This is a predicted structure of a 1447-nucleotide RNA (small-subunit ribosomal RNA) from Bretschneidera sinensis. Model confidence (mean pLDDT): 82 of 100. RNAcentral holds the sequence, with entries from SILVA. The organism belongs to Bretschneidera, within Eukaryota. Its Rfam family is "Bacterial small subunit ribosomal RNA". On this family, see Yusupov et al., Science 2001: "Crystal structure of the ribosome at 5.5 A resolution".
RNA sequence: AGAGUUCGAUCUUGACUCAGGAUGAACGCUAGAGGCAUGCUUAACACAUGAAAGUCAGACAGGAAGUGGUGUUUCAAGUGGCGGAUGGGUGAGUAAGGGGUAAGAACCUGCCCUUGGGAGAGGAACAACAGUUGGAAAAAACUACUAAUACCCCGUAGGCUGAGGAGCAAAAUGAGGAAUCUGUCCGAGGAGGGGAUCACAUCUUAUUAGAUAGUUGGUGAGGCAAUAGCUUACCAAGACUAUGAUCAGUAGUUGGUCCGAGAGGACGAUCAACCACACUCAGACUGAGACAUGACCCAGACUCCUACGGGAGGCAACAGUGGGGAAUUUUCCACAAUGGGUGAAAGCCUGGUGGAACAAUGCCGCGUAGAGGUAGAAGGCCCACGAGUCGUGAACUUCUUUUCCUGGAGAAGAAACAAUGACAAUAUCCAGGGAAUAAGCAUCGACUAACUUUGUGCCAGCAGCCGUGAUAAAGCAAAGGAUGCAAGCAUUAUUCAGAAUGAUUCGACGUAAAGCAUCUGUAGGUGGUUUUUUAAGUCCGCUGUUAAAUCCCAGGUUGCAACUCUGGAUAAGCAGUGGAAACUACCAAGUUGGAGUAUGAUAGGGGCUGAGGGGAUUUUCGAUGGAGCGGUGAAAUGCAUAGAGAUCAAAAAGAACACCAAUAAUGAAAGCACUCUGUUGGGCCGACAUUGACACUGAGAAGUGAAAGCUAGGGGAAUGAAUGGGAUUAAAUACCCCAGUAGUCCUAGUCGUAAAUGAUGGAUACUAGGCCCUGUGUGUAUAGACCCAUGCAAUGCUAUAGCUAACCCAUUAAGAUCCCGUUUGGGGGGUAUGUUUGCAAGAAUGAAACUUAAAGGAAUUGAUGGGGGCCCGCACAAGUGGUAGAGCAUACGGUUUAAUUAGAUGCAAAGUGAAAAACCUUACUAUGGCUUGAUAUGCCGCAAAUCCUCUUGAAAGAGAGGGGUACCUUCGGGAAUGCGGACACAGGUGGUGCAUGACUGUCGUCAGCUCAUGUUGUAAAGUGUUGGGUUAAGUCUCAUAACAAGCAUUACCUUUGUGUUUAGUUGUCACUGUUGAGUUCGGAAACCUGAGUAGACUACCUAUGAUAAGCCGAAGAAAGGUGAUGAUGACGUCAACUCAUCAUGCCCCUUAUUCCCCAUGCGACAUAUGUGCUACAAUAGCCGAGAAAAAGGGUCAUGAUCCUGUGAGGGUGAGCUAACUCCAAAAAUCAAUCCUUAGUCCUACAAGAAGCCAGAAUCACUAGUAAUCAUUGGUCAGCCAUACGACGAUGAAUUCAUUCUUAGGCCUUGUACACAUCAUCCGUCACACUAUAGGAUCCAGUUAUGCCCGACGUUGUUACCUUUACCGCAAGGAGGGGGAUGCUGAAGGCAGAGCUAGUGAGUGGAGUGAAGUCAUAACAAGAUAGUCAUACUGGAAGGUGUGGCUG
Repeated sequence: AGAGUUCGAUCUUGACUCAGGAUGAACGCUAGAGGCAUGCUUAACACAUGAAAGUCAGACAGGAAGUGGUGUUUCAAGUGGCGGAUGGGUGAGUAAGGGGUAAGAACCUGCCCUUGGGAGAGGAACAACAGUUGGAAAAAACUACUAAUACCCCGUAGGCUGAGGAGCAAAAUGAGGAAUCUGUCCGAGGAGGGGAUCACAUCUUAUUAGAUAGUUGGUGAGGCAAUAGCUUACCAAGACUAUGAUCAGUAGUUGGUCCGAGAGGACGAUCAACCACACUCAGACUGAGACAUGACCCAGACUCCUACGGGAGGCAACAGUGGGGAAUUUUCCACAAUGGGUGAAAGCCUGGUGGAACAAUGCCGCGUAGAGGUAGAAGGCCCACGAGUCGUGAACUUCUUUUCCUGGAGAAGAAACAAUGACAAUAUCCAGGGAAUAAGCAUCGACUAACUUUGUGCCAGCAGCCGUGAUAAAGCAAAGGAUGCAAGCAUUAUUCAGAAUGAUUCGACGUAAAGCAUCUGUAGGUGGUUUUUUAAGUCCGCUGUUAAAUCCCAGGUUGCAACUCUGGAUAAGCAGUGGAAACUACCAAGUUGGAGUAUGAUAGGGGCUGAGGGGAUUUUCGAUGGAGCGGUGAAAUGCAUAGAGAUCAAAAAGAACACCAAUAAUGAAAGCACUCUGUUGGGCCGACAUUGACACUGAGAAGUGAAAGCUAGGGGAAUGAAUGGGAUUAAAUACCCCAGUAGUCCUAGUCGUAAAUGAUGGAUACUAGGCCCUGUGUGUAUAGACCCAUGCAAUGCUAUAGCUAACCCAUUAAGAUCCCGUUUGGGGGGUAUGUUUGCAAGAAUGAAACUUAAAGGAAUUGAUGGGGGCCCGCACAAGUGGUAGAGCAUACGGUUUAAUUAGAUGCAAAGUGAAAAACCUUACUAUGGCUUGAUAUGCCGCAAAUCCUCUUGAAAGAGAGGGGUACCUUCGGGAAUGCGGACACAGGUGGUGCAUGACUGUCGUCAGCUCAUGUUGUAAAGUGUUGGGUUAAGUCUCAUAACAAGCAUUACCUUUGUGUUUAGUUGUCACUGUUGAGUUCGGAAACCUGAGUAGACUACCUAUGAUAAGCCGAAGAAAGGUGAUGAUGACGUCAACUCAUCAUGCCCCUUAUUCCCCAUGCGACAUAUGUGCUACAAUAGCCGAGAAAAAGGGUCAUGAUCCUGUGAGGGUGAGCUAACUCCAAAAAUCAAUCCUUAGUCCUACAAGAAGCCAGAAUCACUAGUAAUCAUUGGUCAGCCAUACGACGAUGAAUUCAUUCUUAGGCCUUGUACACAUCAUCCGUCACACUAUAGGAUCCAGUUAUGCCCGACGUUGUUACCUUUACCGCAAGGAGGGGGAUGCUGAAGGCAGAGCUAGUGAGUGGAGUGAAGUCAUAACAAGAUAGUCAUACUGGAAGGUGUGGCUG
């Protein structure tokens, strides 16, 4: 510090996910020892048992133990004192009675410290104890007695009440032989502690906007330690709130902890400070202190005891139990230390504390060995079988002993002379023993370090995201190996970071989410220039504080570390104080540039209002006239002889205002256009005055606001949702046509929304230019005007810097400052609910559950379009001949079958592989057989081998007999062949062409496909390869940020067409002889054959074109514009075809899926299709005659000649191993004759059929081509060949163009496609599942209010009852207690509300799934351009109307 995931690829926006750290954790696997920490986060749920607060006999009396008695001693129920308000626990409540920081004043304070003074004289009781009574118990009652440091009165000091006066109001002793010690009372001061008050900041929600009635203040009274509505009576009507009151939800707060570079975010265990609570609610008592965790009273819930009358209890103390839960320990030791209570003290008490136990819960360090050691052992894994790897790892040799075991020694912690140690037979040290006792977990597709084999086969499974698995899985499972961490390692959960993904630091808003429809303006925020004052902000210094611990730094210490101890510092906050005065602010005075006002002109569809106008349209009346009109792609509905349409004249009505007209004007926007009147708002320009910052923005708030819609009343020509009819169509609730209601228009209201858009908020200043236009000035010039130059304001185009993801924007910014508004992945959803608003339709505000890994923006390359341009091809057109109909041949589908083997299936399968299925072939089927095999290599044994005969069988095979003995040799044996045997193996036309090689098809012989360097762009990519011409061609040329190059094209190659040179055998014969015959001699001219060579290149000329490339025409030429033809097939596409040509990985079979034999089958046959042959006849058929080809084949072959048969053929067998001979006859052609619509033609034969030129549709062909005609070859014993290949003979027609169809190429454009239009994709309906909304009802909780009832208790009242201390001679009084009663008031009850949760019949839409039904709405001009608002309407997408937008 980043990375993965949207795409074919790219950049961007944006979310999801990962790598890091942390935890009071939990779970899985595993585990040696130690140090230091930590350990119910859930039920503030309920608790058995033990123990957690006592102590003092030196305050007091009495009792008990003990003793023979006294004394001493011990125990401790009671009275009394001090302490149980500390310590310990928990976080329920609490959003401010709290906590934090910083302040001040109106207070209290036991024990402790300092200091001043005192304690005189008396009195009356009550417990205990004893007795009695009732009670189960707990706990009581009555009678009598008694002490005190318990209680009471008087005196006195001091103090308090403003003064005076007057009043109120203290005390206690105990110990000691004594000195003396201790306790006590009243003052003053202190320390520490506590109680109130104020300021500031302190979570979420506005779908909580008003809240408050002791409420806010005053006066009197009361009350408190103290201030105060703290309480009360009266008076006033205040106090709080948009800077968020009130309500609701959540929460103990802080020091700090974790993360982070920081800003900051999350948290608030352990430790420390404060607060609150103690089963729940309420209350007071005592006391220095409590409204009291181990105190009291009442009520409630729960548990326990009970003799049923009544009682007892409160672990959120320590252990522990149950329960809940993913989850959290021992019913331990000790007061030795530290701290606390009490006591004069010894001491006692102390689950605080110190320790131990349990738990890898965390942090920290240690160990499980160290060194040497290659035969690179065995074994595992893998393998190309050679090796490699685990691996110096082990073994082995040597060394050491942390840990472990045994034995011994043995602390500090203890502070006093001494004594005192739970931990603890501990830490630590010494000796001995022996490598001995000690390694796992996760991962290995990318992110992310680490790879192979086997198994599995979209199964099992994995997965944090992307994704993986469908027979070769580095992703599942296992193994081997590797990587990471290590007594731990993974996972899960939570949290911070990464995330600049809530942006103060530090984001955005034209198109990605996002600028309010627009304007006015309140609060608020911000604000020109000069000088002065002040010092709030700001800056500098000092002071106080910010507890300790923590963090950081330095040092000490345990061997280091964690832990711990000592010291120190920074930063920041708050408060105080002293200074500075630039900036902001304040005060005061100016100034004129911002902004207004006045004034003079000016442009304008700016607004409102009232008049007027013409043309068009429709209707009506009249006239002329006489058959159609109208409408459409084509029609029909409709109108018309009852006279339409057309034409003429007249009248009426309503709506809208042609031309001018424009990227033009104007307005805040919506909007605004015939002409004129009246009235009115704003802008701009000029000159000169005036005010003197008066400004900008603007949450709430107010106004305006297209179209559609709504209410009421008018109006109604035209148009026109809905609706009706006609068409179209599979349907057509549409597009088209004929009609047509609401509406559109006016008046008065309402609604408040649009793609209300520049998809761009307003204001201000700055930052190159050029051009157009609107308004208005100035200058020069002129008689005047234009032109020209220039200023201000408005409106456009282009373009530099800059900016942007790019497109683009660019002085009218999308570059800086101020203010406002908005946004935070897609969907769910602008939906639900609540509220406000509206007559309604609706509008405004506006979620969640759930679901998903993308959704988007811009640009790129392709592909594609019922987009555009250019070009080309037998693509169409123009022609010629066919196919589809018939019969037959052949192939295929289907059906059948024991099997009808199998492949190929649009073009690009189907007379194809197959250039020959009767057996064989043959792969199929049914029988019969063999099992190292029909064949190959290796081993052992026997025999030479070959050969002959017989039996059986369909054959394969099985069985029996006979003959025969060879070759080499070092004599051991060896070689070939056959037989037998065992094992390695053979064999497979078995599977996979979607594992492959190789070959092939197709687009297509189409003109394309690429690369290096350079250059442009962030990049994908572009350029080159585009553009102007040209070509069959990316062929060539010119231009050009490109310049070179490659593969295709062309050319080179084959055949053919002409000449020539050379050579003449088996070919040839002009000339000279010769023969029956080029037969022979001879010749080499011509023909022919073979080899070589020449020739054609737009070379020459004219025209044209930019003078280029080229093109048109002519001449010459055998051939002229590639002369014709063949071969040759770029990068690639179709997972195209072939595992059955061959080869081959993997899988499968091995007495069988191998091999052998025989017999079937591959040839079946209601039928469909393809490719062909022959025909349907007179341009023909049949008979006859006589001429002329080319190419090919042949010796197990070709076969002349002759004989024979009607014929297919049979016999004979010359010649040629081929320019020699044979096949071999060429046929169509030609001439003549016959036949006239037939048994003509076809047929492998049995002599029987269909067919008289062929429907929709469709195929081939552009010249020696089509068509017609024969010839020949391969395969082959023969042949189902009408097929296929080759050869020649005869030999046409038509086009010279590109409108349409089809295929293709280039450029451009749109795109929501990239599996690429056979694409993508929307909605209803049907099915399953999920969450959710509302919902009659039912149920629970909670809050406040009103009323009823009203416990305990405080307090007031009291004429009732009672009363030891004081007063009084007494009666009686003062004071106290009880009872009663008033106010208050918990729990409870009733009532109607608010909020929240649950349930819920049936209902609504939403999401997801598999993809079923119906259509095809959108994306291309998506076939009616799309879309926004609104209204109507339809199974559904949707359609239509009105207005707007271009995306």